[in-house]
RNA sequence: UCGCGCUAGGCGGGGAGGUAGCGGUGCCCUGUACCCGCAAUCCGCUAUAGCGGGGCUGAAUCCCCGCCCGAGGGGCCGUGCUGUGAGGCAGUCGGCCGGCGUGCGGCGUUGAUGGCCGGGUCCCACGCAAUGGAACCCUGCGAACCCCGUCAGGUCCGGGAGGAAGCAGCGGUAAGCAGGCCCUUUCAUGUGCCGUGGGCAAGCCUGGCCGGAGCUCGCCGCCGGCAAGGACGUUCGGAGCACGCGCUUCGACGGCGGGUGCGCGG
Numbered sequence: 001u002c003g004c005g006c007u008a009g010g011c012g013g014g015g016a017g018g019u020a021g022c023g024g025u026g027c028c029c030u031g032u033a034c035c036c037g038c039a040a041u042c043c044g045c046u047a048u049a050g051c052g053g054g055g056c057u058g059a060a061u062c063c064c065c066g067c068c069c070g071a072g073g074g075g076c077c078g079u080g081c082u083g084u085g086a087g088g089c090a091g092u093c094g095g096c097c098g099g100c101g102u103g104c105g106g107c108g109u110u111g112a113u114g115g116c117c118g119g120g121u122c123c124c125a126c127g128c129a130a131u132g133g134a135a136c137c138c139u140g141c142g143a144a145c146c147c148c149g150u151c152a153g154g155u156c157c158g159g160g161a162g163g164a165a166g167c168a169g170c171g172g173u174a175a176g177c178a179g180g181c182c183c184u185u186u187c188a189u190g191u192g193c194c195g196u197g198g199g200c201a202a203g204c205c206u207g208g209c210c211g212g213a214g215c216u217c218g219c220c221g222c223c224g225g226c227a228a229g230g231a232c233g234u235u236c237g238g239a240g241c242a243c244g245c246g247c248u249u250c251g252a253c254g255g256c257g258g259g260u261g262c263g264c265g266g
Base pairs, nucleotide, nucleotide: 001266002265003264004263005262006261009057010056011055012030013029014028015027020046021045022044023043024042034054035053036052037051038050063259064258065257066256067255068254072250073249074248075247076246077244078243079242080241081240082239084237085236086235087234089233091232092231093230095226096225097224098223099222100221101220103219104218105216106215107214114210115209116208117207118206119205120204121203122199123198124197125196126195127194128192129191130189131188132187133186134185135184137180138179139178140177141176147172148171149170150169155164156163157162
C1' cells in the first nucleotide's frame, strides 16, 4: 500500500416546552433520513441518562473533534400600537372666580362716568283720620218685704181734735239688662297716595344744578387663580401584538481543517 473478515461507531440533528435532571412521544426549524411496539394529569431512564425486538452499513462522502457560516427558537433591552390598573401632574377641552379690552352687543349729546343739593323707600315720637271696644249720654225695662214718694182698705196711739207705721195699687229710682250713640272721654291697631318733628345714611328709585363723553361686562378674546378627576394628554406598573439587520444564548443544514481500531493474506 492492496484485498478479505470483523469491531467501535452510524442509519438524522436542533429549538422551545415539560422534568430534579436526561431522552422520547406531541409542536416548530432543518431537509430526506431502516422497520416494529410503548407514551401527556405520559412513557423509558439516572450523569455511559429512551427502553425492548429485528435489520442494514461499517473505518470513511458516511464515524469522531475543532473552527467558520448560519435557517430557526428562547431571554433581555428599546420603539410603536391596542386594551388595562394606579397617580392629580395642571398641558388641552369642559366648570367656577377675579382682572384687562384692540373686538361684537347694549345704554349714552333727548346728556354717560363724576360732583353738589333735595325727596322717597327705612326707623322713632306726636298729631289727624279710619276702624273696633269700653265709658259717658239718651230711651225702655228694672226691687213681694229688707229702696223712695203717695199710700185706698185695714191696723195702732188718743176721750177727742188729731197723729203714727204702712200692705196692695199708682208714680219713681239703684245695681243691672237691652237698644241707640250726632257729640264727649279713653283704649287698641296687619289701617292711611294724611300731617309735623327727629334719626340714619349702606344700597336702590327719583327730581334739580354743574359739567361734557363715556359707561356696561351679556358675548368674545387675553391674563391670573381655584376645584374636580369626566374626556384627551402625561407619569408609573402590568398584558397582548408588531418591529429592530439591537445585545445575548442554544443552534439544524452546509464549508474548512484534523483524527480513527483488530485479525489474516499479498
Molecule: Bacterial large signal recognition particle RNA
Organism: Actinomycetota bacterium